This is a predicted structure of a 73-nucleotide RNA (transfer RNA) from a Patescibacteria group bacterium. The sequence is in RNAcentral, with records from ENA. Rfam family: tRNA. Its mean pLDDT, the model's own confidence on a scale to 100, is 82.

RNA sequence: GCGCCAAUAGCUCAGCUGGCAGAGCACUUGACUAGUAAUCUAGGGAUCGCGGGUUCGAACCCCGCUUGGCGCA
Numbered sequence: 001g002c003g004c005c006a007a008u009a010g011c012u013c014a015g016c017u018g019g020c021a022g023a024g025c026a027c028u029u030g031a032c033u034a035g036u037a038a039u040c041u042a043g044g045g046a047u048c049g050c051g052g053g054u055u056c057g058a059a060c061c062c063c064g065c066u067u068g069g070c071g072c073a
Stems, first nucleotide, its partner, number of pairs: 001072007010025004019056001027043002030040002049065005
């Protein structure tokens, strides 16, 4: 220098052929307990890496960039 893959909640990850952004854990509240843990109830939390474009509509498609990983030279 070129190619491929990844980037979504605090963490680990889903998200189908473009149509309401989700799960588990963690966190908060309440129940339970003498108390803690476990269990159960309810709840909060994501400009979907960044900037543009296409579209009625983009996490998803197109272009560029950043970071990380792998490969080739």